The prediction has a mean pLDDT of 84. Predicted 3D model of a 92-nucleotide RNA (c-di-GMP-I-GGC riboswitch aptamer) from a Spirochaetales bacterium. Lineage of the source: Bacteria > Pseudomonadati > Spirochaetota > Spirochaetia > Spirochaetales. Of the family's consensus pairs, 95% are formed in the model.
RNA sequence: GUCGACAAAGGCAAACUUCCCGAAAGGGAAGGACGCAAAGCUAAUGGCCUAAAUCCCGUCGUCGACGGGACAUGGUUGCAGAGCUGCCGCGC
Repeated sequence: GUCGACAAAGGCAAACUUCCCGAAAGGGAAGGACGCAAAGCUAAUGGCCUAAAUCCCGUCGUCGACGGGACAUGGUUGCAGAGCUGCCGCGC
């Protein structure tokens, strides 16, 4: 350097439950472990999720309400790629 052992030491923590934040997606804390060798950091790229606000259409009838559609400026790295950093050492 590469690779990731029926190794050792340690690390993270899905679903679910409770509380809190949020319009939602989702997030935080505690409990809990399905998994993870970068499941450490970065949301700038692609994908995916959401749609409060905004815009468009329709109906009602009138500073608006309701229904439908579009849309990230909101999220997700435990979707992927990329960048940065990093523990251990059976093997090559």
The sequence was found by an Rfam model in a public genome assembly.